[in-house]
Context: one part of a larger RNA
Molecule: small-subunit ribosomal RNA, central domain
Organism: uncultured bacterium
RNA sequence: UUGGGCGUAAAGUGGGCGCAGGCGGCUUUUCAAGUCGGAUGUAAAAUCUCCCGGCUCAACUGGGAGGCACCGUUCGAUACUGUAAGGCUAGAGGGCAGCAGAGGGAGGUAGAAUUCCCGGUGUAGUGGUGGAAUGCGUAGAUAUCGGGAGGAACACCAGUGGCGAAGGCGGCUUUCUGGUCUAUCUCUGACGCUGAGGAGCGAAAGCUAGGGGAGCAAACGGGAUUAGAUACCCCGGUAGUCCUAGCUGUAAACGAUGGAUACUAGGUGUGGGAGGUAUCGACCCCUUCUGUGCCGCAGCUAACGCAUUAAGUAUACCCGCCUGGGGAGUACGGUCGCAAGGCUGAAACUC
Numbered sequence: 001u002u003g004g005g006c007g008u009a010a011a012g013u014g015g016g017c018g019c020a021g022g023c024g025g026c027u028u029u030u031c032a033a034g035u036c037g038g039a040u041g042u043a044a045a046a047u048c049u050c051c052c053g054g055c056u057c058a059a060c061u062g063g064g065a066g067g068c069a070c071c072g073u074u075c076g077a078u079a080c081u082g083u084a085a086g087g088c089u090a091g092a093g094g095g096c097a098g099c100a101g102a103g104g105g106a107g108g109u110a111g112a113a114u115u116c117c118c119g120g121u122g123u124a125g126u127g128g129u130g131g132a133a134u135g136c137g138u139a140g141a142u143a144u145c146g147g148g149a150g151g152a153a154c155a156c157c158a159g160u161g162g163c164g165a166a167g168g169c170g171g172c173u174u175u176c177u178g179g180u181c182u183a184u185c186u187c188u189g190a191c192g193c194u195g196a197g198g199a200g201c202g203a204a205a206g207c208u209a210g211g212g213g214a215g216c217a218a219a220c221g222g223g224a225u226u227a228g229a230u231a232c233c234c235c236g237g238u239a240g241u242c243c244u245a246g247c248u249g250u251a252a253a254c255g256a257u258g259g260a261u262a263c264u265a266g267g268u269g270u271g272g273g274a275g276g277u278a279u280c281g282a283c284c285c286c287u288u289c290u291g292u293g294c295c296g297c298a299g300c301u302a303a304c305g306c307a308u309u310a311a312g313u314a315u316a317c318c319c320g321c322c323u324g325g326g327g328a329g330u331a332c333g334g335u336c337g338c339a340a341g342g343c344u345g346a347a348a349c350u351c
Base pairs, nucleotide, nucleotide: 004322005321006320007304008303012319014201017198021194022193023192025088026087027086028085029084031082033081034080035077036076037075038074039073040072041071048066049065050064051063052062091191092188093187094186095185097182098181103177104176105175106174107173108172109171115149116148117147118146119145120144121143125136126135162169163168206247207246208245209244210243211242215241216240220236221235222234223233258318259317261314262313263312266295267294268293269292270291271290272289273288274287275286276285299306300305324351325350326349333344334343335342336341
C1' cells in the first nucleotide's frame, strides 16, 4: 500500500468556523475534456499464446503465425461526469408574525450563612473523635442579643427539566448581543455537504503583572492511629481558589460513539410550539413539528448491547485515526511556550 476496521479489543482530532481540495438537487440547449466506438501509426528483440522443430521428455536453441494494453493522429457517438448559457423549487438561506430558555458580555442590587471587629448579658468550660489529644478559653471563650466590616457562593424552586458547537451555564434586575424552534404566506434560486493546512474558542490545575482574601485548602507544622504512618481521622495553615489584563492549550475534554442526507415496527414519559374536535372558556382527547429520556421488533454485534437521538440500511459522500505487547507518548530533531510543558514522534533491544 491492499484488504479489514475505529461504543467496550489498537483506532473519532476537545469543539465549532473555514481557504484550497473532494463530493454535490430537477431540467433545456451547447461543446466534446473525461468516457465509449471505428480507422491508422507506434508498440525493437526477448518474454506471452498457438503451430512446427528438437534430445526419450522437460529445460531449451531455432523457425512461422497471432495478439494486446499504453501512447500519438484522425473520424464519429453524447447516456453519464464535466464546460458554457438559460430555466425551476423539493436542498440551503432571507423577510413578515410568534414562543421558550442557568446561551454570552457589561453594569447595578437583595437576603441567608461562615469568619472577624465593637458593645451588652453571662461563667467555666469549649471544640473535636471510634476514643482522645494538639487547639481555643478567667487577658472572660463557647452560648446569646445588638451594631459594624469584608469576601465568596447563590438554599427552596430544581426536574433521566432548559440553553449552548464543545468547554460549560443557576439569586434578582437593567442594558447590549448570538443561536434554536413554530406557523401561514412570501422572496432569493443550488447560494449546498465535508474540510488537509489555517485562524478563533477551549474545565481544572499552572504561569506573569496588579488587586483581593470570608470560607475552603495542595505544601508545611502539630495531635492521634500504627510495627512504621512522609497517609486515612483531628487542630492549625500558605500558595491557590475570587477580580482585571495576558499566557498556557491539556482532561475518563466521555455518549469512551466525527460530520451530512435519506429510509426502516411499535409502546410509554417529559420540554417548547402549532392545529383540530368539543366548549362560554380552559382541561381532557386527537393530529403534527422540534428537542430530551426509558422500553422494545426487524436488522446489526464476538458478546455486552445498539435499536427513528442506531452501533440498522444506503455509503463507492467528505474528513480524522488504527495495524501485536513492552521499550514509549520516551530519545533525537523541529516547532510553540516566561516556565511548567505542549505538538510532531522513532529505533536498538526484548517477549